[in-house]
RNA sequence: GCCUCUGUAGCUCAGUAGUAGAGCGCGUCCUUGGUAAGGACGAGGUCGCGAGUGCAAUCCUCGCCGGAGGCU
Repeated sequence: GCCUCUGUAGCUCAGUAGUAGAGCGCGUCCUUGGUAAGGACGAGGUCGCGAGUGCAAUCCUCGCCGGAGGCU
C1' cells in the first nucleotide's frame, strides 16, 4: 500500500428499511431472624463520525476514524 471482517446499554453480543432487545452487571421492593439464592419492577443507548439514496436508515451506498485478520 491492497483485501476481508468488525464498531449497537457499564461488559458480552442479537437485530433488521418502519423511531432497538437479551444475558450478566446496577437501583428499588418482596421473600428471610439475617445473608446468599429466588421473584417483581425500573434506570441506562444522538446504534463510531459525516454525507448520499429513499416517504422512512441501526440496516443500503460513499468517505473518514478505531479494532481484528490476511496478502505484498
Description
The prediction has a mean pLDDT of 81. This is a predicted structure of a 72-nucleotide RNA (transfer RNA) from a Candidatus Micrarchaeota archaeon. The organism belongs to Microcaldota, within Archaea.